[in-house]
Molecule: Guanidine-I riboswitch aptamer
Organism: Epibacterium ulvae
RNA sequence: CUGCAGGGUGCUUAGGGUUCCGUUGUCGCAAAUACGACAAGUCUGGUCCGAGAAGUGCCACCAACACGGCAAACUCCGUGUUGGCACACGGCGGGCCAAAAUCCCGGGAGAG
Numbered sequence: 001c002u003g004c005a006g007g008g009u010g011c012u013u014a015g016g017g018u019u020c021c022g023u024u025g026u027c028g029c030a031a032a033u034a035c036g037a038c039a040a041g042u043c044u045g046g047u048c049c050g051a052g053a054a055g056u057g058c059c060a061c062c063a064a065c066a067c068g069g070c071a072a073a074c075u076c077c078g079u080g081u082u083g084g085c086a087c088a089c090g091g092c093g094g095g096c097c098a099a100a101a102u103c104c105c106g107g108g109a110g111a112g
Stems, first nucleotide, its partner, number of pairs: 007059006015049002020046002022043001023040006061084009087107001089110001093105003
């Protein structure tokens, strides 16, 4: 210096904040558990966002085998079954939505 290098998507979780709901507080109302306003995520929650290096399903991909197609045939095409799909340290900064994030830039820079 070059290569090894590694697809898509659903659900869920770790995690995340605060638009909305709920909760809590203060205030208004003669009073009130009702209604309204404001504040609080240093409110357990519901909605919400959510992983390359979390879990799981499906598709794709790879291999073997079986069956079928072509006059024949390992190859080729189609279908099915079984198996495989490894490894993986990582900022600062920026971006998105209401906002934040282990989200996105990003398996990036860098390290090994």